The RNA shown here (transfer RNA) has 71 nucleotides and comes from a Burkholderiales bacterium.
The RNAcentral record of the sequence draws on ENA and MGnify.
RNAcentral records the identical sequence in 2 taxa.
It matches the Rfam family "tRNA". Its family is annotated with triplet codon-amino acid adaptor activity in the Gene Ontology. Rfam classes the family as a transfer RNA.
């Protein structure tokens, strides 16, 4: 230095051009005297900047991190 892949709530996985979806987990309630434990709600995210599009988390460029292979 050069190719290729992957970036999504705190963590793990989905998903698709038109309100992002489950789990674990965090907070709150409620059943328990208490804990565990079960229920029910809240909140929480599409790496970064530009293009396409009526509209982009999805398509393309670029750039950053992380892998992964040549040199």
């Nucleotide at each position: 230095g050069c190719g290729g892949g992957u970036g999504u709530c705190g963590u793990c996985u989905a998903g698709u051009g038109g309100c992002a979806a489950g789990a674990c987990g965090a907070u709150u309630g409620c059943a328990u005297u208490c804990c565990a434990u079960g229920c029910a709600a809240u909140a929480a995210a599409c790496g970064u900047u530009g293009g396409u599009u009526c509209g982009a988390u999805u398509c393309c460029g670029u750039c950053c991190a992380c892998c992964c292979g040549c040199u």